Predicted 3D model of a 112-nucleotide RNA (SAM riboswitch aptamer (S box leader)) from an uncultured Solirubrobacterales bacterium. The prediction has a mean pLDDT of 87. It matches the Rfam family "SAM riboswitch aptamer (S box leader)". Its family is annotated with regulation of gene expression in the Gene Ontology. Of the family's consensus pairs, 97% are formed in the model. It was read from a public genome assembly, where an Rfam model found it.
RNA sequence: GCCACAUCUAGAGGGGUGGAGGGACUUGGCCCAAUGAAACCCCGGCAACCACAUCAGACGAAAGUCUGUUGAAGGUGCCAAAUCCAGCGGCUUUACAGCCGGGAGAUGUGGG
Numbered sequence: 001g002c003c004a005c006a007u008c009u010a011g012a013g014g015g016g017u018g019g020a021g022g023g024a025c026u027u028g029g030c031c032c033a034a035u036g037a038a039a040c041c042c043c044g045g046c047a048a049c050c051a052c053a054u055c056a057g058a059c060g061a062a063a064g065u066c067u068g069u070u071g072a073a074g075g076u077g078c079c080a081a082a083u084c085c086a087g088c089g090g091c092u093u094u095a096c097a098g099c100c101g102g103g104a105g106a107u108g109u110g111g112g
Base pairs, nucleotide, nucleotide: 002111003110004109005108006107007106008105013043014042015041016040017039021032022031023030026087027086028085029084044079045078046077049075050074052071053070055068056067057066058065059064083104088101089100090099091098092097
């Protein structure tokens, strides 16, 4: 990088190195940044996808499986702003704007 499924308006930052960019891509907008961007390292945290464990229920002869609950020592992930917003389609609106869906993307799990 390919395929499928689930989730994406919640949540969680300090230090060191570094030295001008960053918010995926592109266009427009709006933001963040010398009171220090990206990146890397350390520590801390959030969350609960996977694994593990608790409790309850269902199924089963059993092994166990499924659903929900709770936990958080493991594997990932994440820690400005909704995935920062829009772009394509539909609906509402005089307009501003709002709502729904899609596309793209991110993360996890499974598969090839």